C1' cells in the first nucleotide's frame, strides 16, 4: 500500500429500512441474625464520526477514525 471483517448500555452480544433489546453487572425493595443464592421493580445507549439516498436510516451508499485477520 491492497483485500476482508468488526465498532450498538459499564462488559459480552442480538437487531439489519418504521420511534433500540437480552444476559451479566449496577440501584432500590423482599427474603436472612448477617452475607451469598433467589424473587420484584428500576436506571443506564448522540447505535464510532461526517456526508448522501429515502416520507423515514442502527440497518443501504461514500469518505474518514479505531481494532482484528490476510496479502504484498
Nucleotide at each position: 500500500g491492497g483485500g476482508c471483517g468488526c465498532g450498538u448500555a459499564a462488559c459480552u452480544c442480538a437487531g439489519c429500512g418504521g420511534u433500540a433489546g437480552a444476559g451479566u453487572g449496577c440501584g432500590u425493595c423482599c427474603u436472612u441474625c448477617a452475607c451469598a443464592c433467589g424473587g420484584a421493580c428500576g436506571a443506564a445507549g448522540u447505535c464510532g464520526c461526517a456526508g448522501g439516498u429515502u416520507c423515514g436510516a442502527u440497518c443501504c451508499c461514500u469518505g474518514c477514525c479505531g481494532c482484528g485477520c490476510c496479502c504484498a
Molecule: transfer RNA
Organism: Polyangiaceae bacterium